[in-house]
Molecule: small-subunit ribosomal RNA
Organism: uncultured bacterium
RNA sequence: AGAGUUUGAUCCUGGCUCAGAACGAACGCUGGCGGCGUGCUUAACACAUGCAAGUCGAACGCGAAACCUCCCGCUUGCGGGAGAGAGUAGAGUGGCGAACGGGUGAGUAACGCGUGGAUAACCUGCCCCAGAGUUUGGAAUAACCUCGCGAAAGCGGGGCUAAUGCCGAAUAAUAUCCAGCCUACGAUGGUGGGCUGGGUCAAAGAUGGCCUCUGCUUGCAUGCUAUCACUCAGGGAUGGGUCCGCGUCCCAUCAGCUUGUUGGUAGGGUAAUGGCCUACCAAGGCGAUGACGGGUAGCUGGUCUGAGAGGAUGAUCAGCCACACUGGCACUGAAACACGGGCCAGACUCCUACGGGAGGCAGCAGUGGGGAAUAUUGCGCAAUGGGUGAGAGCCUGACGCAGCGACGCCGCGUGAGGGAAGAAGGCUUUCGGGUUGUAAACCUCUGUCAGGUGGGAAGAACACCUUGAAGACCAAUAAUCUUCAAGAUUGACGGUACCACCAGAGGAAGCACCGGCUAACUCCGUGCCAGCAGCCGCGGUAAUACGGAGGGUGCAAGCGUUGUUCGGAAUUACUGGGCGUAAAGAGCGCGUAGGUGGCAUUGCAAGUCAGAUGUGAAAUCCCCCGGCUCAACCGGGGAACUGCAUUUGAAACUACAGUGCUUGGGUACAAGAGAGGGAAGUGGAAUUCCCGGUGUAGCGGUGAAAUGCGUUGAUAUCGGGAGGAACACCAGUGGCGAAGGCGACUUCCUGGCUUGAUACCGACACUGAGGCGCGAAAGCGUGGGGAGCGAACAGGAUUAGAUACCCUGGUAGUCCACGCCGUAAACGAUGGACACUAGGUGUAGGGAGCUAAUGUUCUCUGUGCCGAAGCUAACGCAUUAAGUGUCCCGCCUGGGGAGUACGGCCGCAAGGCUAAAACUCAAAGGAAUUGACGGGGGCCCGCACAAGCGGUGGAGCAUGUGGUUUAAUUCGACGCAACGCGAAGAACCUUACCUGGGCUUGACAUCCUUCGAAUCCCGGAGAAAUUCGGGAGUGCCCUGCUUGCAGGGAGCGAAGUGACAGGUGCUGCAUGGCUGUCGUCAGCUCGUGUCGUGAGAUGUUGGGUUAAGUCCCGCAACGAGCGUAACCCUUACUCUUAGUUGCUACCAUUUAGUUGAGCACUCUAAGAGAACUGCCUUGGUUAACGAGGAGGAAGGUGGGGAUGACGUCAAGUCCUCAUGGCCCUUAUGCCCAGGGCUACACACGUGCUACAAUGGUCGAUACAGAGGGUUGCCAAACCGUGAGGUGGAGCCAAUCCCAGAAAGUCGGCCUUAGUUCGGAUUGGAGUCUGCAAUUCGACUCCAUGAAGUCGGAAUCGCUAGUAAUCGCAGAUCAGCAUGCUGCGGUGAAUACGUUCCCGGGCCUUGUACACACCGCCCGUCACACCACGAAAGUUGGCUGUACCGGAAGUCGGUGUGCUAACUCCGAUUUAUCGGAGAGGUAGCCGCCUAUGGUAUGGUUAGCGAUUGGGGUGAAGUCGUAACAAGGUAACC
Repeated sequence: AGAGUUUGAUCCUGGCUCAGAACGAACGCUGGCGGCGUGCUUAACACAUGCAAGUCGAACGCGAAACCUCCCGCUUGCGGGAGAGAGUAGAGUGGCGAACGGGUGAGUAACGCGUGGAUAACCUGCCCCAGAGUUUGGAAUAACCUCGCGAAAGCGGGGCUAAUGCCGAAUAAUAUCCAGCCUACGAUGGUGGGCUGGGUCAAAGAUGGCCUCUGCUUGCAUGCUAUCACUCAGGGAUGGGUCCGCGUCCCAUCAGCUUGUUGGUAGGGUAAUGGCCUACCAAGGCGAUGACGGGUAGCUGGUCUGAGAGGAUGAUCAGCCACACUGGCACUGAAACACGGGCCAGACUCCUACGGGAGGCAGCAGUGGGGAAUAUUGCGCAAUGGGUGAGAGCCUGACGCAGCGACGCCGCGUGAGGGAAGAAGGCUUUCGGGUUGUAAACCUCUGUCAGGUGGGAAGAACACCUUGAAGACCAAUAAUCUUCAAGAUUGACGGUACCACCAGAGGAAGCACCGGCUAACUCCGUGCCAGCAGCCGCGGUAAUACGGAGGGUGCAAGCGUUGUUCGGAAUUACUGGGCGUAAAGAGCGCGUAGGUGGCAUUGCAAGUCAGAUGUGAAAUCCCCCGGCUCAACCGGGGAACUGCAUUUGAAACUACAGUGCUUGGGUACAAGAGAGGGAAGUGGAAUUCCCGGUGUAGCGGUGAAAUGCGUUGAUAUCGGGAGGAACACCAGUGGCGAAGGCGACUUCCUGGCUUGAUACCGACACUGAGGCGCGAAAGCGUGGGGAGCGAACAGGAUUAGAUACCCUGGUAGUCCACGCCGUAAACGAUGGACACUAGGUGUAGGGAGCUAAUGUUCUCUGUGCCGAAGCUAACGCAUUAAGUGUCCCGCCUGGGGAGUACGGCCGCAAGGCUAAAACUCAAAGGAAUUGACGGGGGCCCGCACAAGCGGUGGAGCAUGUGGUUUAAUUCGACGCAACGCGAAGAACCUUACCUGGGCUUGACAUCCUUCGAAUCCCGGAGAAAUUCGGGAGUGCCCUGCUUGCAGGGAGCGAAGUGACAGGUGCUGCAUGGCUGUCGUCAGCUCGUGUCGUGAGAUGUUGGGUUAAGUCCCGCAACGAGCGUAACCCUUACUCUUAGUUGCUACCAUUUAGUUGAGCACUCUAAGAGAACUGCCUUGGUUAACGAGGAGGAAGGUGGGGAUGACGUCAAGUCCUCAUGGCCCUUAUGCCCAGGGCUACACACGUGCUACAAUGGUCGAUACAGAGGGUUGCCAAACCGUGAGGUGGAGCCAAUCCCAGAAAGUCGGCCUUAGUUCGGAUUGGAGUCUGCAAUUCGACUCCAUGAAGUCGGAAUCGCUAGUAAUCGCAGAUCAGCAUGCUGCGGUGAAUACGUUCCCGGGCCUUGUACACACCGCCCGUCACACCACGAAAGUUGGCUGUACCGGAAGUCGGUGUGCUAACUCCGAUUUAUCGGAGAGGUAGCCGCCUAUGGUAUGGUUAGCGAUUGGGGUGAAGUCGUAACAAGGUAACC
């Protein structure tokens, strides 16, 4: 730092996705050790059990028991007493603490938090400093005892008692209050000082020591003293309360909110300000700078990410806040409205004797539940900290530790070196090998961790205590306090860290991935299945994408997956984006708030800039240093905390205040143009209608028609009249207007604009959220009007249909007045204003200069075109910017859903404005490129049409195909480009198919073993294949040996074994090769250069020309290649050479070139020549080339052939051949017999023969070319009606044969008919081939004599030696062509021309196509699924209003009941009683009020029969709307 993905490709826009980092995580697989951290994110759900807040006997009064000892009664046992336990345990009164510490994040959008201030508006226990004091009395009460109630919890009555508990009195100020004064500073109720008078308020003791003082007086105290405690007041410190500035999420589909509301006065209340509360008065207060409402949320330091700015987040640690089952309330207290306190209400749980009670883990553990998910009912107070105490100490789930979890971070290990026969095994292979792989084995070492044995810390220092010393206090050598020194004591972790030794490579590696992005490749299996997938996408038989394996890559005690956040994303753009066509400029104006604003100068100092000060907690991040062996982690120091506040200064810029200026803007004057607007009036042309005249049969309308009109007289024509609407020509990318829009003429009223010259005002300006106004057409309301046109509607056509396009009619409407509507592709798809930045050329309206004039130059304003720079993705824009800048407004953020739903506002309605989400897709788009296509255009070609000739389609037959049938009818070929095609020839064979009979190393190849020569003959079984048996026969080469013979080899045969053979089995969509086709069409490309961001373009386009991208000219192109042409073959002419088998002019000869002779001619076959627009005329650009002509056998590529560019059709062929893969292996291989490929209701293609007289038939007679021939062609002659037979001459061929050419010509007959046409079919008889003609051959003869009388729609071939017609030959082949391939004979017609059909080429245009129009694609309907809206209603949550009711509690009132302390009186009697008062208080009443209730609203959520559209789905249905002129241009 980027990458993938829209396209055939490109650039852009734009979304989606990936690579990174992080986490309190979870899940899957795996798991050796240690350190440091961390661990209910969900149910603020419910909780069993234990513990988490106590302490003080030096505040106080009580005060056990067990065990033990002793004594007594009495002694089995039991009872009593004393001592000790012990002033212990224990509860109680009292003090302090319990408001800290710990937990949680429900609530809270708030002065809650953060930051900075204020408090002259406040409080502060314990602590510190300094001051003053601590006097004197009194009455109770718990505990305890006793009585009673209760199941319990607990409660009540009576009696006793203490205090640092409570109360009275005294004293007291610099405290405080009231009244009156003085004074300085200050300014909300402040601070300091002073005077006078009056009022109010204190206290508690405990312990130790001592006898100096005092009292009793051995000694002890109420005395003294020390310490602690206590009281009042002042100050400090700490902690807190309150107030304020600024900052702090989303929704405007929440726009208005508010009655204690806003303020004042008075009072109450509080520590304290304040409507905090109450009464009265006033009517205010807040709000687009977002009030009110709704949703969500604890806030911060920080954390994660990021280059930063930002974004997200708020676990652990730290600060603040809030909460403690839910709601309300107060009490106590320095502080609470109190997590482990209280009261009430509610829900829940538990106990209960049913009467009542108890409880609150969001403390630490733990349980259930929820959940993807989160730990031990551990140890210790040793350390740190807290409470209490004089202290020892006690308490402390704070805390310190340990346990569990790879949850995270960090560290270590699982060994190191050597080791190639590159072992075995695995995998793979082109079978050679490669790879795993120095990896292993093996050798030599090391010793971390774990294991064992032994040793063994730091964390501990205080305090207390003991001893000693010094000092303070004091009467004191006592006690106490302070300081110092020494000693003793204290460790949960833990026998842990650490160290040493022992042994020994021993106990310790997995996970994900390997198509691209993205590092890493092969085999097998599977076969659109199973599956994968983050995106693109893989899988339909050769999957590097699925599953497995081998190998590899990455990370590593972890690795992946999932989730979430930031990043990449400049994809919300402050840094740092856009709006002509991609999403995006509001339809247009006026104008409010706001934002912005000309030149000069003075001031000020709000912004701005600089300095200083305070603050910005600590921790964190960063830097340095240090401590754990390193690191993580921790400690110390620094920097930083970009902020806020205060203060000092500067004055350029902005703001503000003042003064001035004229250029922005405006006003006045003169002149000018105009379909600018409104109103009134006027005019002519035309249409229609009415009246009248003329006139007669049609008119009208269309592609063609019909409906319609017309003999009751239309159309046409003439005259007259009526009425409405619109204004031809002028008329122009001309004018005016803000836009919509405005078009006859005249008048009136009226807005704006331009030019010119001067004067005046003096920034008065620009933009403009809301707001207001204008706003085409259609539409709506009321009333008019209505000629033409004309939705709806009717009819006629068209059509498969035609609710359309076309036609005939025709209502609303179109017109007017008034009022609504408020939208358009309201477009320049381009907001407004200002400034700047080359030009050229038109046009409209002014002005100025020059000129006699035409005219020309300059200038302002408007409106067009072309273009430079620049901009742009490109197209394009370009002084009328889409360039360069400034200011303001509006708008955009993937496509669909959707400009839709809901809500709100507007509207009479139609509807408009505002405006989502669920869900779904991986794109949707813009511009340009190359193609392809068009019922687009231009140019051109082709038997493409036309002009002609002959056919096919009808018949019969042949042949091929489909279909059907069949045991099988083998297979392939399917528009052109399958169908007389593969097949140049299926009776057996062929043959691949079927039935049956057989074989299994096989019919065929190679290797191995054994036997045998090979080979031939005969017989049996069988349909044959095959099998059984017999006989003959012993070869060739070499060696031994040479007499038989033995051994080996080659070849052949038989048997056997296994490797293997074999397959016309599958895949032509795995392939090679070959072939078809576009198309013998003229095209297809490359190099370099140039242009373009690029795909690409240029060249190859253009002007001519050609059969041709053939050639010429031009040109940012210059060249080149494959094609074209030419070179090749053949044919046409001539020449040369050569004449046998060819030929025959001359000579001779013959039946005959038969023979002699000859090579002139024909011909043959080798070579050469010839044609090149070369020549002439003319056209053309002096070109290419065209037209005509001459000459020539041939003339403009002479005719024909061969030759087929880049490519297209996944065209055809695995059944020619070759070949990958797959499949079969006693069969899908091989052999054999028979059958089938020849079937037959039918359909199609290609042909043959015909339908006749241009013919048929009979007779006679003439002329070819090119071929073939020894397993062959076969002559003459003879036989047969004939097919043919007999026969055998000749010929390996210019010699012989096939071989008679036929049409033709001549003559005869037939005379228009189903015939003397036609020959199918059938019967009979034959011939030939062949092993064999039944299925199933060809031919012959006799007989038979079908359809058919020229063929519907449609369709094919052919442009000259062609069509047509006639025959001949050949391949295949034993035999079998109407097919095929060749050959010659006879031998036409027509082409005006390119409008149309088909195909093709080039250029251009449009495109939403690119599988490329056989394309793409829209909507309804039907089915399935999904989310959403509406809906009678229904169920919850939250909440408003009104009312009822009202617990606890504060406050107020009352208080006749009750009442120790104080006062007074009385009494009895010396300590109490009685009465009165003061004070207090139960109860009661009142205000407020929680839960609750009733009624009625709002809002939100769930469900809801039914219903509405939307989305997505396999190849459903109907049509064809859009994309090409999409077949009616499309669209709003």